Background: Transfer RNA from Pleionea litopenaei, 74 nucleotides, folded computationally. Model confidence (mean pLDDT): 80 of 100. The sequence is in RNAcentral, with records from ENA.
[in-house]
RNA sequence: GGGCUGCUAGCUCAAUUGAUAAGAGCAUCCGGCUCAUAACCGGAGGGUUCCGAGUUCGAGUCUCGGGCGGCCCA
Numbered sequence: 001g002g003g004c005u006g007c008u009a010g011c012u013c014a015a016u017u018g019a020u021a022a023g024a025g026c027a028u029c030c031g032g033c034u035c036a037u038a039a040c041c042g043g044a045g046g047g048u049u050c051c052g053a054g055u056u057c058g059a060g061u062c063u064c065g066g067g068c069g070g071c072c073c074a
Base pairs, nucleotide, nucleotide: 001073002072003071004070005069006068007067010026011025012024013023028044029043030042031041032040050066051065052064053063054062
């Protein structure tokens, strides 16, 4: 230098062909259970989906540019 690939909640990951227009588990907080703790059960909060543009009635998803990481080739 070239090709491929990943980036979504504090962490690990979903989101099928663009549409109940963003979810689960763990963690945190509150409550229940217990003499108490853990485990278990119920609930709550937490996201400008890496950044900037574009297409579209509608973008996490498609297109372009940039950033960071991984793999391969040179």